Overview
Model confidence (mean pLDDT): 76 of 100. Predicted 3D model of a 178-nucleotide RNA (Lysine riboswitch aptamer). Rfam family: Lysine riboswitch aptamer. For this family Rfam cites "Riboswitches Control Fundamental Biochemical Pathways in Bacillus subtilis and Other Bacteria" (Mandal et al., Cell, 2003). Rfam links the family to the GO term lysine biosynthetic process. The sequence was found by an Rfam model in a public genome assembly.
RNA sequence: CAAAGGGAUAGAGGUCGCGGCUUUUAUCAGUAUGAUGUGGGAUGUCAGGGUACAGUUGAUCGCAGCAGAAAGGAACAGCCGCCGAAAGAGUGGAGCUCACCCGGAGCACUUCUCUUGGGCAUACGGUGAAUAAUCGUAUGACUGUCAUCCGCAGCGCGGAUGGAGAGCUAUCGUACAU
Repeated sequence: CAAAGGGAUAGAGGUCGCGGCUUUUAUCAGUAUGAUGUGGGAUGUCAGGGUACAGUUGAUCGCAGCAGAAAGGAACAGCCGCCGAAAGAGUGGAGCUCACCCGGAGCACUUCUCUUGGGCAUACGGUGAAUAAUCGUAUGACUGUCAUCCGCAGCGCGGAUGGAGAGCUAUCGUACAU
């Protein structure tokens, strides 16, 4: 000095790239619920057990008319943070709600491991009130990137095949060894 290895920093992908927050709108829904009237007559408050409470001064429940939501989910727009952005599955932990305890169910957070380059379309399955939306898997074409091969209008384009983000590009600097 060079190459390779390991490291640090910066960056690219794009039919909606990814996520968060907020406004508005529709849906949820004339539903839940409330009071009134009425029917009915003994249980009801999460499957079950217990406690407590409510209930014959008529509960839970049904019907009628009246009043009548919200959350979760979605779309458009804006702002912000970003390019394992992030999402999903499993596992463990602590939290909240269902009156309370055991138990059960639901919600959101999080540790660790694994999967997925990205969006799109279709099919199936899950969540969901949903013909919305979304998640997972498979398939298909597209797209970015790298590798190999081929072509020429030749140092960059195009084509084919394959790989995976633990990838790719650029820069910096570097132990040991050669």